[in-house]
Molecule: c-di-GMP-I riboswitch aptamer
Organism: Alkalicoccus daliensis
């Protein structure tokens, strides 16, 4: 420097839950709130997983429902990429 996280200091983030306000939804955005988290700090690059509006295709007289599928999400699913406080080293 690599690696690393015991013992601390100093601080940081905020999960269910509720209230709005966005959005088909899944989700996310503010506010309260803490389940945790050594990056739980940023990035959709690989995959997982969520969710199926557009479009397809089927079913129906229609109305609608099914079935597929992200371009949508999730970085608090996992890799990876960047950055960082202290302390070991």
């Nucleotide at each position: 420097a690599a690696c690393u996280g015991a013992u601390a200091a100093a601080g940081g983030c905020a999960a269910a839950c509720u209230u709005u306000u966005c959005g088909a939804a899944a989700g996310a955005a503010a506010a309260g709130g803490a389940c945790g988290c050594a990056a739980a700090g940023c990035c959709a690059u690989g995959a997982g997983c969520c969710u199926a509006a557009c479009c397809a295709c089927u079913u129906g007289a229609a109305a609608a429902a099914g079935u597929g599928u992200a371009u949508g999400g999730u970085a608090g699913u996992c890799a990876g990429g960047c950055u960082g406080c202290c302390g070991g080293g």